RNA sequence: GGCAUUCGCUAGGGGUCUGUGGAAUCAGGUAAUUGCUAGGUAAUUGCCUUGAUUUCGCAGUGAGACACACCCUCCGAACCUGAUCCGGGUGAUGCCGGCGUAGGGAAGCGAGCACCUUGCCCA
Numbered sequence: 001g002g003c004a005u006u007c008g009c010u011a012g013g014g015g016u017c018u019g020u021g022g023a024a025u026c027a028g029g030u031a032a033u034u035g036c037u038a039g040g041u042a043a044u045u046g047c048c049u050u051g052a053u054u055u056c057g058c059a060g061u062g063a064g065a066c067a068c069a070c071c072c073u074c075c076g077a078a079c080c081u082g083a084u085c086c087g088g089g090u091g092a093u094g095c096c097g098g099c100g101u102a103g104g105g106a107a108g109c110g111a112g113c114a115c116c117u118u119g120c121c122c123a
Base pairs, nucleotide, nucleotide: 001121002120003119004118006111007110008109009108010107011073012072013071014070016067017060018059019058020057021056022055023054024053025052026051027050028048029047030046031045032044033043034042035041036040079104080103081102085098086097087096088095
C1' cells in the first nucleotide's frame, strides 16, 4: 500500500447428545372375574424395580440438543472421518484436552469501508 475483517440478499452446507421424572400406546409378566362340558383357552379389569415407541417437563454442556432457530460456506475446526481412539474429569455424556500444520468439507452478488482491531498478500 492492497484485499479482507462489517452489514444485507440469494443459494448452499451442518449437528441435535447425556442423566432423570411424569403421561399415553403396544408388548411381556402376574392376579381376579366371567364365558366355553373338560383339558385348557379367550375376554374384561387391576397391578408391575420389565421392554419398545411417542410425548410433556427438569438438570448438564453448548451458538444450537428439533428451533419460521442457530452455526458455517475455501483466509473454510460449522460439520464429517479416524473413533467402539488416547489422557483427564463427571452422577452421566462426543464434558474438557489431545489427535489437528491429519484426511474430507458447502459461494455468489450488492452496500459500506472516517476511525479502531485482527488476518492474508505485495513492496